[in-house]
C1' cells in the first nucleotide's frame, strides 16, 4: 500500500468480495499457571427466603436486669422527643425537551448541617403517648376513661430584621439598587453534661442577625436525528392592564382588552432515542456507539395526589384508582427486587442466597460505639488485556513406524530413543524482622507555606489499640522432565502439496468458483503454513470505499442538463475614495471537572495496571490591525439600459386574393378494356369505364425561387397583398449612473397523437373489410374504406422536446466558405454581429472536442450514486377521461453498462480466382449382378469408420487357421519373459491305443545337462488381456488446400488490447515482382533445387541394335557399335533478342530463333492453425478394470443371415453392334515351396512329360480396341447375361453352411433411366486390353501400363468453395450464433381486496376517587390566649357545598400493524409448447 470479480483480450465507469482494528459479545474444538479488568445487551417480566437506614438515655417519662457501702451506679429497652431517613445504591421505561453539552445573567431566588462575627437565652402555662383499668376485631390494627415528663406544644418581655410612610445622601442598566434618620405595625429562644463547691470554670446544644461555604431552583446564545408520500400550527394561544401564587421572574393561574404567535433558516405530526466526558475506526476531516469509570436528568408495578420537611411531589413514606399476587373466621386486611445475592421466565447468552466494617465514605452520637449487600475483598467464567510456562544442550545407525516414490530414494527428522543438566509453572515442608498495605486514632505544641478568615492542611512530640483478605503475596529447602498444546488452514486473492476414497453424487464456497474416473478446491492420511493456552465461525462497527467526495467525485456517448423562457425569495456582484469594525488576524485574561488519550518520570522482579507533572481543536470577556468580505456615505463609465439614424429576415396575429395539381359533377368525342403487382386477384367498365375536350364545384397544401440559407426563447416557422405587433442587427453621437447575473417556488409558452363542443371534409388515412403471401399471416404486397388530418374556442402538458451538451461572464494559435451591416467611387483589405467546416495548444476511458469548447477559471440553478422489480405500487396534486408530476418497497443477480480492439458472421459493399457455374463430353439415380453399410435377424451374425473429410473404408484377398464374436470340451505360475527352491533326468521327432479335438496313456528315440545354462515338480513375486477411456497421451493421418498466406525482431504510433510492416498504385499461378509508405529488415510457407517424359552430346556396348559385308528358318551365327535401346554424365528455355503496351518499373501482347516459350507436361513436396476430426484393434503408453478368468488349448459354427433402405462398382440394353474367320501393333511389371515353353491327352478347365530361366537371354505372354472378308436386320432378337440343371477340372487336411474355373443344358430383369446428382479443359474426358500386390485357391476392388484418342470454354449475372480491402454487430462455444414475449409447471415476495381483528394518539359528551385550593350564616367538636367567664369571641379540626381533577363508560374520526375468500401483475428456476420481435440492410431499417 492494496487485491479479486463483467472481455477472446483491452482501457474506462461500475458494483459486489476480501486482506486490517474493535466488541459487555455467542457457538465449535481444546484447556497448565499467575495478575488487572469485566459479567441480563432479551421481559422497565413475575418474584420465595434472607439482608440493603439507623442512631442518640450527655433531650424526657418510665419498665426490665445486674451489682450496691442502701446513697446509688451501670446495663438493656417499648414509648414521648431530636437529627437522618430527598444521601449513598439500581435502571434507562419515558423525553427531541433548556433534558444534556457548553458559554452566559439576575437590579428575579432559596439554602438544614458546617464556618466567622456580634447579641441575648427573661417571666409564665396547659396537655398527650408511654402506664393503669375497661373494651371491639381472626388479625391488621384499634375505641373509651384517668394519671404523667420534656430540648414536645403555648401566652408574654426584649434586641436585631422585615414592612409600610416621610425626608436626606450615594450609585446605575430602562423597570430601579443601595445607606442613614424617624414614626407606626410585626418576629426569638432550651437547656443537657462533667469537675467542682467559688456559685464558677470546661464542653455540648438551641435562638436572632450579618457575611461566607456548599447544594439547588430559573433565564438566555449556541450546539448535537429520520421522513415533506408530515405544509400548514396555534384558543391561555401571542401581547397589555390588574390581581392572585411562588424560594423567585413568568398566562404560573384569574377577570377584563387587544389579535396576535410559529412556519421552506422546516413551524406542527410521525417514527427513533436518555444527554455528556469519553469508546472503536480513520492518515485526517469524518463515520459508528454512549457498556464499565464519572458529571447531569428522568423513573421505581401503572396511572393520579398531596402531607411533612432546609431539601421529595419521596425506590426500601402516605391517600386514591387500576392490575396481578398473598392471607382471611368472608367482615376485611397486606405487598412492590430497575438495592445485594438468589428463583422462575424469556433468551445464542451473563456470576455467590460468601466475608469483613481492617482501610475509604456516609448517617446518629460529646465520645465510646453502632449501623452501612456504599465501600473494601474473596468466590465462579479463557469473557478480555499483560505476563509465564509445557523444557535446555548434545544426540545420524539418518532407527522403528507412517506417507510418498521415477523403487534409485525422499519426507516426517536432531525430530526420538540415548547421555548431560535446568527446577520457572507443580508437589510436600518451612520461615517471614508483626510483609507491606496503618502516612490511623487521641492529646499536646508549632504555623514557614496555601488561604480573607475558620475548618482544613502540613510538621513535631508524647500515648494507645486495631488485619476481613491472610500465614496471602514474598522469601527459603526438597523432589522428578515428571503433571501441562491445540486449533484453522493448506486453487486464486493468502503463507502452505501429495496420496488416496468418491464420480455434478456426497459435498465445499467470502468473492470468483470446485465436484460428470486420474479433484493441490469434497472426504481422509502423511507432509507443510499461521496463530498459540488459545484457534475457527457467526453477529455488529469503522476501514479499505476518493461508494455521498468540505479536505476529495461527476452528468455529449458509461447513471445524471430541468422541453423553453419570464421572474419573487435567496446566492454572487464593476472602478476609485472615505468611514464603522460585523467577520477575519492577533495579545492577554476566563473557562474548557476529574478520569481517559498524549508526552516525560516513577511504582508493582516485566508487562497489563496504578501514581506524578506538563499539554487540550471550544465558547466568553477586555485591547489591537485594517489589506479582502461586509454596513453606511460620496464619486466614476468600462457592464447594463434608453434615446436618433438605418437595412435584413418562412419571427407572431388578423383578414383579404391567386395559379397548379388530385378528386367530383354536367356534356361532347370514342370503344373494349382499365387499374394493380414481383406475378395475381378483390375493385371500375358494354347501364359505355380509363383515355380525351369543354364547363363548374369542393377542400387541403403552396412546386420552381430553396441555399450545412433567414427567423424565433424552445416547441416551431415557406404563394402573394394589406393592417396590427415582438425580438435581433449595424452606424455615429447623446444620456442614465451599477440600475447587473443566476434563479427553489410561482406563472407563461409548448410537436404530434388525444378529449369535449359546432363546423369542414378534396387527397391521405389507424380501426376495419376484401384480394393475394404463406405452414399460419389477426403482417409486410393490392383494392376499397371510418375516426383523424383542416378551421373556431377551450382541456391535454408529453416526445430520440437531441447539438442526447443548464444559463451568464473574462481569457486562450491559425486557415477556408457563407449571411446581414459598416467603411470603400468600386474592389481587396479591416470591423461588427450570425451560421459552417478543418485544425494548434490543451482536455478526454475512447470516441472525439477544440474562440458556437467537452480548453484555463469565476458565479448561480437543475440532476447522477450497480443492473432487474419500476417511472411500477401506494398516498397527494393535477386532469371530463386518457393520462400526468412527485416517487417506494420486498425480493433477486455479481454483474448491467461507456469505448476502442482482433476475429467471425451478414437474404453488406468493393476487387480477385477455382471443372464453381456457363460451354461439351461421358455418367450415376431405372434393371441384373457384385461389394461396402444401415437396418432386422441371430447363440454369435466381433470391433472400428459417420456430411464434404464414413459407406469396394481399416481388410494388399474371413472355407480350417486368420478371428478378435458365439456353443460345447479342456488348463490354471499358465501359449509367452524373468527370479528362487527341491529333484535328477531324459528333450524334439516317430509308431500305437482312447477322444471331435485340445489331451491323456504305451512305446520307441537319444538332444542337452549331470560345478546343472537341460528337463520335470513345488510355492510366490509375477505373466497374459483385440478388456476400458483417441476427451489422459506419443506416433501417424485425413481436411480446408498446393489456398497464398502466417508470423518475428528493432524502430514508429497507441494509456492499453493492438496498429504499422502485411494497407495503397499497377502485376502474377504466388505475401510473384515493381512503384509508393514510419517504417527497415527477416523467417515459415510461394518459386527453385528433387524424380520423370520431351532434344540433343559424349561414354558403354551384352542378354539389346543390324546400315554395310558373310550366313541362317529364325539378329541364327561371324562381324560391327553407325542407328533404335539401354545406363550413365552434361549441354538446353533466361521473357536472353525484336516489335508495342505500360509510369522511363514490374509485367502483359506478338514476333523469330528453337525439340521444347513464357511455371514446357506430370510427380514428389502439405505454413501458422482449424475440426477435444480419425486411431488404446498396426505399435508404443499413462490410469482403471479381470487373474480356476474379461487370460490360455481345442472342435464345431458364426463374420457369408435378409421383408428393406443407401453409396460404389461390373455388365448391359444393342447395328459406331453382336457372331464367325483372316490379319497387325505395345508398354510396364513379376518368376525358385516360383514362371513353366516345346510336344502329347481333353471340345474345354486342365491334365501328363519335361527343355530353359534367380532372368535385356527363359516364362508368364495370344495384347485388345484396330483391319480384312462374311453373316445378322431392329426383334426382348444371332442383343443381353442373371438364374437354375447336369458333368467336370484345380487349389487345399477340407470346398455343406462357404472358393474360383470348364463345357452342355436354361435364358431373368433390361429397349438409355423421376425428382435430382457426379467426373473431365489434351494425349484429357470417353474407349481398349496388359501387369502388379494380397495370395495353397479366390477380384467387378484397389495400385500401375500402354494403344485408339474428341468436343467446348461468350463470359463471371447465378449456385458453392476460397483470398484480399472495407462496413455493421447486443455473435467470440464466435449464425447450427445470440435473443423476444404469451402459454404450461413449481416456489419466492408484494400490491388490490368484501372485510375481520389489535395497537397509538387526539376530540365531544358523562361519571368524578384521593387531594390541594375556595365557601360554610341557623351542623359537630376543641386544653393553652381575650373578654362582659354555666359561655362568647379569636383560631382551628371535622362534615357539607363548589372548581379542578386519574382511572373509567358512550360516539363518531383520525392513524399505524395483523390477518382475508379471490384477484394482479413481478422475480426465480440444464434440457416442456408456440412462433421469430430485436442484434447484419435481422430479412417491412431501428427507436422515442
Nucleotide at each position: 500500500a492494496g487485491a479479486g470479480u463483467u472481455u477472446g483480450a483491452u482501457c474506462c465507469u461500475g458494483g459486489c468480495u476480501c486482506a486490517g482494528g474493535a466488541u459487555g459479545a455467542a457457538c465449535g474444538c481444546u484447556g497448565g499457571c499467575g495478575g488487572c479488568a469485566u459479567g441480563c445487551c432479551u421481559a422497565a417480566u413475575a418474584c420465595a427466603u434472607g439482608c440493603a437506614a439507623g442512631u442518640c438515655g450527655a433531650a424526657c417519662g418510665g419498665a426490665g436486669c445486674a451489682c450496691u457501702u442502701c446513697g446509688g451506679u451501670g446495663c438493656u429497652c417499648a414509648g414521648u422527643g431530636g437529627c437522618g431517613a430527598a444521601c449513598g445504591g439500581g435502571u434507562g421505561a419515558g423525553u427531541a425537551a433548556c433534558a444534556c453539552g457548553u458559554g452566559g445573567g439576575g437590579a428575579a431566588c432559596c439554602u438544614g448541617u458546617c464556618c466567622a462575627u456580634g447579641c441575648g437565652c427573661c417571666c409564665g402555662g396547659g396537655a398527650c403517648a408511654a402506664c393503669a383499668u375497661c373494651u371491639g376485631g381472626a388479625a391488621a390494627c384499634g375505641g373509651a376513661u384517668g394519671c404523667u415528663a420534656a430540648a414536645a406544644c403555648c401566652g408574654g418581655a426584649u434586641a436585631g430584621u422585615u414592612c409600610a410612610u416621610a425626608c436626606g445622601g450615594c450609585g446605575g442598566c430602562a423597570u430601579c439598587g443601595u445607606c442613614g434618620u424617624a414614626u407606626g405595625a410585626u418576629u426569638a429562644a432550651a437547656u443537657g453534661a462533667a469537675c467542682a463547691a467559688c456559685u464558677g470554670u470546661u464542653c455540648a446544644g438551641a435562638g436572632c442577625a450579618u457575611g461566607g461555604g456548599u447544594g439547588g431552583a430559573c433565564c438566555u446564545g449556541c450546539g448535537g436525528u429520520g421522513c415533506a408520500u408530515u405544509a400548514g400550527c396555534u384558543g391561555g394561544a401571542u401581547g397589555g392592564u390588574g390581581a392572585g401564587g411562588c424560594a423567585a421572574c413568568g398566562g404560573c393561574u384569574c377577570a377584563c382588552c387587544a389579535u396576535g404567535g410559529c412556519g421552506a433558516c422546516g413551524a406542527u405530526g410521525c417514527a427513533u432515542a436518555g444527554c455528556c466526558g469519553g469508546c472503536c475506526u480513520g492518515a485526517g476531516a469524518g463515520g459508528g456507539c454512549g457498556g464499565a469509570c464519572g458529571g447531569c436528568c428522568a423513573c421505581a408495578u401503572u396511572g393520579g395526589g398531596a402531607c411533612u420537611g432546609a431539601g421529595a411531589c419521596a425506590c426500601g413514606g402516605c391517600c386514591c384508582a387500576a392490575a396481578c399476587u398473598c392471607c382471611u373466621g368472608c367482615g376485611g386486611g397486606a405487598g412492590g427486587c430497575a438495592g445485594c445475592a438468589g428463583u422462575a421466565g424469556g433468551g445464542a447468552a451473563u456470576u455467590u442466597u460468601c466475608g469483613u466494617c481492617a482501610a475509604u465514605g456516609g448517617a446518629g452520637g460529646a465520645a465510646a460505639c453502632u449501623c452501612u449487600g456504599a465501600a473494601c475483598g474473596a468466590g465462579c467464567a479463557a469473557u478480555g488485556c499483560c505476563g509465564c510456562g509445557u523444557g535446555a544442550g548434545u544426540g545420524a545407525a539418518g532407527a522403528c513406524g507412517g506417507c510418498c516414490u521415477u523403487c534409485g530414494g525422499g519426507c516426517u527428522g536432531u525430530a526420538a530413543a540415548g547421555c548431560u543438566c535446568u527446577g520457572u509453572u507443580g508437589c510436600g515442608g518451612g520461615g517471614a524482622a508483626u510483609a507491606a498495605g496503618a502516612g490511623g486514632a487521641a492529646g499536646g505544641a508549632a504555623g514557614a507555606g496555601u488561604g480573607g478568615a475558620a475548618a482544613a492542611c502540613u510538621u513535631c512530640c508524647u500515648u494507645c489499640a486495631g488485619g476481613a483478605u491472610c500465614g496471602u503475596a514474598c522469601c527459603c529447602c526438597g523432589c522428578c522432565a515428571g503433571a501441562a498444546a491445540g486449533u484453522c488452514a493448506c486453487g486464486g486473492c493468502u503463507a502452505a502439496c501429495u496420496a488416496c476414497g468418491u464420480g455434478c453424487c456426497a459435498g465445499c464456497a467470502g468473492c470468483c468458483g470446485c465436484g460428470g474416473u486420474a479433484a493441490u478446491a469434497c472426504g481422509u492420511a502423511g507432509g507443510u503454513g499461521g496463530c498459540g493456552a488459545g484457534c475457527g465461525u457467526u453477529a455488529u462497527c469503522c476501514g479499505g470505499a476518493a461508494u455521498g467526495a468540505u479536505u476529495g467525485g461527476g452528468c455529449g456517448u458509461a447513471a445524471a442538463g430541468g422541453g423553453u423562457g419570464c421572474g419573487c425569495a435567496g446566492g454572487c456582484u464593476g472602478c476609485c475614495g472615505g468611514u464603522c469594525a460585523a467577520g477575519u488576524c492577533u495579545u492577554c485574561a476566563g473557562u474548557g471537572a476529574a478520569a481517559g488519550a498524549u508526552c516525560g518520570a516513577a511504582g508493582c522482579u516485566c508487562a497489563a495496571c496504578u501514581u506524578c507533572g506538563g499539554u487540550u481543536u471550544g465558547c466568553u470577556g477586555a485591547g489591537g490591525a485594517a489589506a479582502c468580505u461586509g454596513g453606511c456615505c460620496g464619486g466614476c463609465u468600462g457592464g447594463a439600459g434608453a434615446g436618433c439614424a438605418g437595412g435584413a429576415g418562412a419571427g407572431g396575429g388578423c383578414g383579404g386574393u391567386g395559379g397548379a395539381a388530385c378528386u367530383c359533377c354536367a356534356u361532347g368525342u370514342g370503344u373494349a378494356g382499365c387499374g394493380g403487382u414481383a406475378a395475381a386477384a378483390u375493385g371500375c367498365g358494354u347501364a359505355g369505364a380509363u383515355a380525351u375536350a369543354u364547363g363548374g364545384a369542393a377542400g387541403a397544401a403552396c412546386a420552381c425561387c430553396a441555399g450545412u440559407g433567414g427567423c424565433g426563447a424552445a416547441g416551431g416557422c415557406g404563394g402573394c397583398c394589406g393592417c396590427c405587433u415582438g425580438g435581433a442587427c449595424u452606424g455615429a453621437c447623446u444620456c442614465u449612473g451599477a440600475c447587473g447575473c443566476u434563479g427553489a417556488g410561482g406563472c407563461a409558452c409548448g410537436a404530434a397523437a388525444g378529449c369535449g363542443u359546432g363546423g369542414g371534409g378534396a387527397g391521405c388515412a389507424a380501426a376495419u373489410a376484401g384480394g393475394a403471401u404463406u405452414a399460419g399471416a389477426u403482417a409486410c404486397c393490392c383494392u376499397a374504406g371510418u375516426a383523424g388530418u383542416c378551421c373556431a374556442c377551450g382541456c391535454a402538458g408529453u416526445a430520440a422536446a437531441c447539438g442526447a451538451u443548464g444559463a451568464g461572464g473574462a481569457c486562450c494559435a491559425g486557415g477556408u466558405g457563407u449571411c446581414g451591416g459598416g467603411u470603400u467611387a468600386g474592389a481587396a483589405g479591416c470591423c461588427c454581429g450570425g451560421u459552417g467546416c478543418c485544425g494548434a495548444a490543451g482536455u478526454u476511458a475512447a470516441c472525439a472536442c477544440a474562440g458556437u469548447g467537452a480548453g484555463u477559471c469565476c458565479u448561480c440553478c437543475g440532476c447522477c450514486u450497480g443492473g432487474g422489480g419500476a417511472g411500477u405500487a401506494u398516498g397527494c396534486a393535477c386532469g371530463c377521461a386518457a393520462g400526468u408530476g412527485u416517487g417506494a418497497a420486498a425480493c433477486u443477480c455479481a454483474a448491467a453498462g461507456g469505448a476502442a480492439u482482433u476475429g467471425a458472421c451478414g437474404g453488406g459493399g468493393g476487387c480477385c480466382c477455382g471443372c464453381a457455374c456457363a460451354a461439351g463430353c461421358g455418367g450415376u439415380g431405372g434393371a441384373g449382378u457384385a461389394u461396402g453399410u444401415g437396418g432386422u435377424u441371430u447363440a454369435a451374425u466381433u470391433c472400428g469408420a459417420a456430411g464434404c473429410a464414413a459407406c469396394g473404408c481399416g481388410a494388399a484377398g474371413a472355407a480350417c487357421c486368420u478371428u478378435a464374436c458365439c456353443a460345447g470340451g479342456c488348463c490354471u505360475u499358465g501359449a509367452c519373459a524373468u527370479g528362487g527352491g527341491a529333484a535328477g533326468c531324459g528333450a524334439a521327432g516317430g509308431a500305437g491305443c482312447a477322444g471331435a479335438g485340445a489331451u491323456g496313456c504305451u512305446u520307441u528315440a537319444g538332444a542337452g545337462g549331470u560345478u546343472a545354462u537341460c528337463u520335470u515338480c513345488c510355492a510366490c513375486a509375477c505373466a497374459g488381456g483385440u478388456g476400458g477411456u483417441g476427451c489422459a497421451u506419443g506416433g501417424u493421418u485425413g481436411u480446408c488446400g498446393u489456398c497464398a498466406g502466417c508470423u518475428c525482431g528493432u524502430g514508429u504510433c497507441g494509456u492499453g488490447a493492438g496498429a504499422u510492416g502485411u494497407u495503397g498504385g499497377g502485376u502474377u499461378a504466388a505475401g510473384u515482382c515493381c512503384c509508393g509508405c514510419a517504417a527497415c529488415g527477416a523467417g515459415c510457407g510461394c518459386a527453385a533445387c528433387c524424380c520423370u517424359u520431351g532434344u540433343g552430346a559424349u561414354a558403354u556396348g551384352u542378354u539389346g541394335c543390324c546400315a554395310g559385308u558373310a550366313u541362317u528358318a529364325a539378329g541364327u551365327u561371324a562381324g560391327g557399335c553407325a542407328c533404335u535401346c539401354a545406363u550413365a554424365u552434361c549441354a538446353g528455355a533466361c521473357u536472353g533478342c525484336c516489335g508495342g503496351u505500360g509510369a522511363c518499373a514490374a509485367a502483359c501482347c506478338g514476333g523469330a530463333g528453337g525439340a521444347a516459350g513464357g511455371c514446357a507436361g506430370g510427380g514428389a513436396u502439405g505454413a501458422c492453425g482449424u475440426c477435444a476430426a480419425a486411431u488404446c484393434a498396426u505399435c508404443a503408453u499413462g490410469c482403471c478394470c479381470c487373474u480356476u478368468a474379461u487370460g490360455g488349448c481345442c472342435u464345431g459354427g458364426g463374420c457369408u443371415a435378409c421383408a428393406c433402405a443407401c453409396g460404389u462398382a461390373c455388365u448391359a440394353c444393342a447395328a459406331u453392334g453382336g457372331c464367325g474367320u483372316c490379319u497387325a501393333c505395345a508398354a510396364a511389371g513379376g518368376g525358385a515351396a516360383g514362371c513353366g515353353a516345346a510336344c502329347c491327352a481333353g471340345c474345354g478347365a486342365u491334365g501328363g512329360c519335361c527343355a530353359g530361366c534367380g532372368a535385356a537371354u527363359c516364362c508368364c505372354a495370344u495384347a485388345a480396341a484396330g483391319g480384312g472378308c462374311g453373316u445378322c436386320c431392329c426383334a426382348g432378337u444371332u442383343c443381353g447375361g442373371a438364374u437354375u440343371g447336369a458333368a467336370g477340372c484345380c487349389u487345399g487336411c477340407a470346398a455343406c453352411c462357404c472358393g474360383g474355373c470348364u463345357u452342355c443344358a436354361u435364358g431373368a430383369a433390361g429397349a438409355u433411366g423421376g425428382a435430382a446428382u457426379c467426373g473431365c479443359u489434351a494425349g484429357u474426358a470417353a474407349u481398349c486390353g496388359c501387369g502388379g500386390a494380397u495370395c495353397a485357391g479366390c477380384a467387378u476392388g484397389c495400385c500401375g501400363c500402354g494403344g485408339u484418342g474428341a468436343a467446348u470454354a461468350c463470359g463471371u449475372u447465378c449456385c458453392c468453395g476460397g483470398g484480399c480491402c472495407u462496413u455493421g454487430u447486443a455473435c467470440a462455444c464466435a449464425c447450427c450464433g445470440c435473443c423476444c414475449a404469451u402459454c404450461a409447471a413449481a416456489c419466492c415476495a408484494c400490491g388490490g381486496g368484501a372485510g375481520u381483528u389489535g395497537g397509538u394518539a387526539a376530540u365531544g359528551c358523562c361519571c368524578g376517587a384521593a387531594g390541594c385550593c375556595g365557601g360554610u350564616a341557623u351542623c359537630u367538636c376543641c386544653a393553652a390566649g381575650a373578654c362582659u367567664u354555666u359561655g362568647u369571641c379569636a383560631g382551628g379540626a371535622g362534615g357539607c357545598c363548589g372548581u379542578c381533577g386519574a382511572a373509567g363508560g358512550c360516539a363518531g374520526g383520525a392513524u399505524c400493524g395483523a390477518u382475508g375468500a379471490c384477484u394482479g401483475g413481478g422475480g426465480u428456476u440444464a434440457a416442456g409448447u408456440c412462433g421469430u420481435a430485436a442484434c447484419a440492410a435481422g430479412g417491412u431499417a431501428a427507436c422515442c